[in-house]
Small-subunit ribosomal RNA from an uncultured rumen bacterium, 1541 nucleotides, folded computationally.
Rfam family: Bacterial small subunit ribosomal RNA.
The RNAcentral record of the sequence draws on ENA and SILVA.

RNA sequence: AGAGUUUGAUCCUGGCUCAGGAUAAACGCUGGCGGCGCACAUAAGACAUGCAAGUCGAACGGAAGUCGUUAUAAAAUGGAUUGAAGAUUUAUCAGAUUGAAGUUUUAUAACAAUGGCUUUAGUGGCGGACUGGUGAGUAACACGUAAGCAAUCUGCCUAUCAGAGGGGAAUAACAAUGAGAAAUCAUUGCUAAUACCGCAUAAGCUUGUAGUACCGCAUGGUACAGCAAGAAAAGGAGCAAUCCGCUGAUAGAUGAGCUUGCGGCUGAUUAGCUAGUUGGUAAGGUAACGGCUUACCAAGGCAACGAUCAGUAGCCGAGCUGAGAGGCUCUUCGGCCACAUUGGGACUGAGAUACGGCCCAGACUCCUACGGGAGGCAGCAGUCGGGAAUAUUGCGCAAUGGAGGAAACUCUGACGCAGUGACGCCGCGUAUAGGAAGAAGGUUUUAGGAUUGUAAACUAUUUUAGUCAGGGAAGAAAAAGACGGUACCUGAAGAAUAAGCUCCGGCUAACUACGUGCCAGCAGCCGCGGUAAUACGUAGGGAGCAAGCGUUAUCCGGAAUUAUUGGGUGUAAAGGGUGCGUAGACGGGAAACUAAGUUGGUUGUGAAAUCCCUCGGCUCAACCGAGGAACUGCAACCAAAACUGGUUUUCUUGAGUGCAGGAGAGGAAAGCGGAAUUCCUAGUGUAGCGGUGAAAUGCGUAGAUAUUAGGAGGAACACCAGUGGCGAAGGCGGCUUUCUGGACUGUAACUGACGUUGAGGCACGAAAGUGUGGGGAGCAAACAGGAUUAGAUACCCUGGUAGUCCACACUGUAAACGAUGGAUACUAGGUGUAGGGAACGAUAUGUUUUCUGUGCCGAAAGCAAACGCAAUAAGUAUCCCACCUGGGGAGUACGACCGCAAGGUUGAAACUCAAAGGAAUUGACGGGGGCCCGCACAAGCAGUGGAGUAUGUGGUUUAAUUCGAAGCAACGCGAAGAACCUUACCAGGGCUUGACAUAUACAGGAAUAUCUAAGAGAUUAGAUAGCUCUUCGGAGUCUGUAUACAGGUGGUGCAUGGUUGUCGUCAGCUCGUGUCGUGAGAUGUUGGGUUAAGUCCCGCAACGAGCGCAACCCCUAUUUCUAGUUGCCAGCACGUAAAGGUGGGAACUCUAGAGAGACUGCCGGUGAGAAAUCGGAGGAAGGUGGGGACGACGUCAAAUCAUCAUGCCCUUUAUGUCCUGGGCUACACACGUACUACAAUGGCCGUAACAGAGAGAAACAAAACAGCGAUGUGGAGUAAAACUCAAAAAGCGGUCUCAGUUCGGAUUGUAGGCUGAAAUUCGCCUACAUGAAGUUGGAAUUGCUAGUAAUGGCAGGUCAGCAUACUGCCGUGAAUACGUUCCCGGGCCUUGUACACACCGCCCGUCACACCAUGAGAGUUGGAGAUACCCGAAGCCUGUGAGCCAACAGUAAUGAGGCAGCAGUCGAAGGUAGAAUCAAUGAUUGGGGUGAAGUCGUAACAAGGUAGCCGUAUCGGAAGGUGCGGCUGGAUGACCUCCUU
Repeated sequence: AGAGUUUGAUCCUGGCUCAGGAUAAACGCUGGCGGCGCACAUAAGACAUGCAAGUCGAACGGAAGUCGUUAUAAAAUGGAUUGAAGAUUUAUCAGAUUGAAGUUUUAUAACAAUGGCUUUAGUGGCGGACUGGUGAGUAACACGUAAGCAAUCUGCCUAUCAGAGGGGAAUAACAAUGAGAAAUCAUUGCUAAUACCGCAUAAGCUUGUAGUACCGCAUGGUACAGCAAGAAAAGGAGCAAUCCGCUGAUAGAUGAGCUUGCGGCUGAUUAGCUAGUUGGUAAGGUAACGGCUUACCAAGGCAACGAUCAGUAGCCGAGCUGAGAGGCUCUUCGGCCACAUUGGGACUGAGAUACGGCCCAGACUCCUACGGGAGGCAGCAGUCGGGAAUAUUGCGCAAUGGAGGAAACUCUGACGCAGUGACGCCGCGUAUAGGAAGAAGGUUUUAGGAUUGUAAACUAUUUUAGUCAGGGAAGAAAAAGACGGUACCUGAAGAAUAAGCUCCGGCUAACUACGUGCCAGCAGCCGCGGUAAUACGUAGGGAGCAAGCGUUAUCCGGAAUUAUUGGGUGUAAAGGGUGCGUAGACGGGAAACUAAGUUGGUUGUGAAAUCCCUCGGCUCAACCGAGGAACUGCAACCAAAACUGGUUUUCUUGAGUGCAGGAGAGGAAAGCGGAAUUCCUAGUGUAGCGGUGAAAUGCGUAGAUAUUAGGAGGAACACCAGUGGCGAAGGCGGCUUUCUGGACUGUAACUGACGUUGAGGCACGAAAGUGUGGGGAGCAAACAGGAUUAGAUACCCUGGUAGUCCACACUGUAAACGAUGGAUACUAGGUGUAGGGAACGAUAUGUUUUCUGUGCCGAAAGCAAACGCAAUAAGUAUCCCACCUGGGGAGUACGACCGCAAGGUUGAAACUCAAAGGAAUUGACGGGGGCCCGCACAAGCAGUGGAGUAUGUGGUUUAAUUCGAAGCAACGCGAAGAACCUUACCAGGGCUUGACAUAUACAGGAAUAUCUAAGAGAUUAGAUAGCUCUUCGGAGUCUGUAUACAGGUGGUGCAUGGUUGUCGUCAGCUCGUGUCGUGAGAUGUUGGGUUAAGUCCCGCAACGAGCGCAACCCCUAUUUCUAGUUGCCAGCACGUAAAGGUGGGAACUCUAGAGAGACUGCCGGUGAGAAAUCGGAGGAAGGUGGGGACGACGUCAAAUCAUCAUGCCCUUUAUGUCCUGGGCUACACACGUACUACAAUGGCCGUAACAGAGAGAAACAAAACAGCGAUGUGGAGUAAAACUCAAAAAGCGGUCUCAGUUCGGAUUGUAGGCUGAAAUUCGCCUACAUGAAGUUGGAAUUGCUAGUAAUGGCAGGUCAGCAUACUGCCGUGAAUACGUUCCCGGGCCUUGUACACACCGCCCGUCACACCAUGAGAGUUGGAGAUACCCGAAGCCUGUGAGCCAACAGUAAUGAGGCAGCAGUCGAAGGUAGAAUCAAUGAUUGGGGUGAAGUCGUAACAAGGUAGCCGUAUCGGAAGGUGCGGCUGGAUGACCUCCUU
């Protein structure tokens, strides 16, 4: 830092996706160790059990327990000492017995006692407001930050000053009695205090009062001194010194409270909210200000800079990410807040409205004797539940910290540790070195090899972690260590105990085999899988990371994809339809002041931790410590004065006014005019008119149309007329008058910044539409009829109503468009046009110049994705407004506002797709255009289509009718020839290493031929004959057996090679370099001519080149030379019935070699001084002379696995092979291709006319003879210019005379011939007889442009035989072409495109089915928050207080004071009611989306076949049609105008 994905390819826009980092995570597979961290995100759900807040006996009275020293005695315990029996290795074992000190207990005596010691329920003090937990609530001064309190409090602590005199009355504990199941409580009696209460004293304290000085920020504050009143105290320990406590005051510190500025969420489909509400006065209350509370007065306060309402949420330091700006998050740690089962309340206290306190209400749980009670884990563990998911009912107070205490100490689930969990981060290990027979095994293979792979084995070395053994800390300054016999150190043994996970099509590092066969499956995106899958599954191999690896979820990034940094709006999403104008934002020149913004400096603060830098401590690191920097912020003060702001003065250029002019379809109203359509009346006139592609409906003999005259009425204003004018836009068009708005030019008299833009707001706003009332000629939605059509709810035609017109009112939308908001300034030119002005002036219809408007050109620069824009910007800048953020769903739903309605404005979501889109490129296509060519049409000739037959195909049939070929480009095609064979098909009979090939091993001598027998034959059995060579070793050949294998016309032509067809013998297809373009690409190859041709010429940012074209090759047409047999014969001779038959000749024909010839070469015209073309000459031939071979890049997944070859699959006693017979030859029918005909251009008969090219040895076969003939007999000659096939036929002559015939020959019968083992299925030929259809062929359609069509025969290949087919050959031998409008095919240029599988394309809507989300819906259910009313707990406050009461006063009575009780205001929960709101659900219903190849049509894309689209109205199964107005984002043609050169 980017990448993939829209396209055939390109650029852009734009979304989706990926690679990175992170996490309180979870899941899957796997798992060696250690360190440091972290661990209920869900049910603020419910909780068993244990613990988490106590402490002080040096505050107090009790209660319980206990007692020191010495001596004596006893008992128990204890075991020093002693050392028997015995044993033996003779100095040891053994251990009987003995029982000292000490310790404990008991008893007695003396001394010490209202005592000491220990424990502690209660009173009392301090602490339970800290610590710890959680994030429900809260959008708030809750938090953060900065200030303020002159409006405040503060226990313990520190410092200072002053003080503690003297009294009193109770009460718990305790005891007794009583109630109760219990919890607990009541009564009576006793008692203490640092508990409680008076009195005294007291100031610098408090209150009141009147002063002085100073200060401040308004109230006011500070200091000093005066008067009056008021208010304190407690003791304890110690031998004592003294210490700890107590009271008042001041100051500090700490902590807390209150107020304020600024800051940080979403929704306007929440726009108005508010009655203690806002302010004042007075009072109360509070530590304190304050509507905090109450009474009265006023009517305020908040809000578009977002009030109120709704939703969501603890906030921050910080964390993650990011280059940063930002975005997201609030888990651990730290600060603050809130909460403690839910709601309410106060008490105590320095501090609470109190997690482990109290009272009340609700829900829940538990106990109960049913009367009543108890409880609150969001403390630490733990349980259930929920959930994808989160730990031990551990150890210790040793450390740190806290509470209490004088202290020892006690308490501390804070904390320190350990346990569980790879949850995260960090570190270490699972060995190291050598080792090629490159082992075995695996995988693969082209069978050679390659790979796993130095990997292993093997050899050597080492021992970190771990194990065992020994030692053993720091953490604590003396003792005291949970962790812990831990860390760490030492020693020993042994490679020993320790590797997985994901991926391997591209992105993205890493490839093969097998299996599967659109199945199973994969997939983050693109996508993979339909028999050769690097994409699925497995294996081998490889890549990556590693005690982890993947997946899922979430956040940031990439994403400049919300754009402050840092985006856009002509056509991609996006400029409001237009103006006026409010708030707001921005704003001309000069001067002065100010200091809000701005800039600089200083100070304070920005907690610690975190991040960064440096250093240090754990072996390193993570982690931890120290120092620094930083915390980009906020506030205060000082300074500066350029810019912005503010105030004042001033200026005229912005803006406006005045004055003088001219232009205009600007607006409103009234009046007038002519042309035309229609209607009415009358005349003339007669049979049609009208309409269309063609028709019909319609009108017309009751007189239409046409024509003439008169009249009526409504609407619109030809020509002028113009990318001309005016207007803000919509829009405005005959003429005149009245009223009226604006712009422009000139002038420079006046004002003096008065300006620009403009959210809301107001006004205007085409057409259609609505209401009321008029009007209604024409036109014309709807509607009716006629056509068209498969249908035609359309296009076309005939009618026709709303409407179109007017007045008034509404609607408020259009492709309301320049698809381009407004304003200001600047930035090359050229050329029109409209309206003014100025100067010059030859006075012209002139020239130059200037202002305003309106056009065009322009690669000027610049901009732009490109197209294009370009002073009328889409350029360069500034200001303001509006709008956009993937496509669809959808401008839809709901809500709100507006409207009479139609509807408009505002305007989502679920769901779904990976695209949708813009511009341009190359093709292809068009019922687009231009040019050109072709037997393409036309002009002709002959046909096909009708008949019969032949042949092929389809279909049908069959045991089989083998297979292939399928528009042109399958169908007389493969097949150049199916009776057997062929033959692949069917039936039956056989064989299984095989009919055929190779190799090995073994056995053998046969194979083969002939004969016999069985059989349909294959085959089997038998008989006879019977191997070759040899160096004598053997070799070759053959047969049999066995194994590898053979074999397959089995499948796949969509796995292939090769071959072939076709477009098409069409003129095209490309490349190199250069240039242009961001690029695909373009240029060249286009243009002007020309050609058969991309053939050639000219021009040109192109210059060259290649494959094609042409030429070179063959045949043919002319001729020369050479040669002269088998061919030839003119002249000479011989000769025959005839005959080159013979001698001879080399002239001719001919043969076959080599040459020549033709090149637009010559002349003229045209053309551009070209290419070329037209005409001519000469010539056998003239413009490629005719014909052939030759087929560019490519297209059709074209044809062929059955010519051949071949991958893979299948088969192996059969899908192989052999044989016999059958079939490929079937036959209702349909099609193609041919032959023969229908006749006189003919049939028949006769006739010694004339070819070319071929073939011939298992062959052609002559003569001659036989036969009517096919043919037979025969066998001369010929391996061929020699012989034979071989007769050429049309031709010519005669006859027939228009008939189903003397045409035609099918069909059939009989008799023959030939080939062949064989002719029945199923050959050909002959003779005789038979004599069918057919009289020129519907729609439609084929070939052919000259030696061609047509017509006539001949030959060949195949072949035993079989040709109407095929391939060749020659004879005779035409007609027509004006021409390119049309059909078909093709080439080039251009244009449109939503096509690229390329029009056999794409694609729209209804309907039917399935699924999904969603709207409406009679309603139903639930939630939350308000409102009104009822009820009203606890409790504070107020009142009352007849009842009750220890302290004080008083002798007493009583008083002061207090309490219970009662009442009231407020008041939680609860109840009732009506609204509003949110959610769930609901019969039915609406549209939407997605689905396989459903149905109906064909609306759009090309002029998409009626150009399309927008708004509106109406109609129709549906796309849609039609009317009115608008747009070009319409093709094509013409005209006009303008511009460029």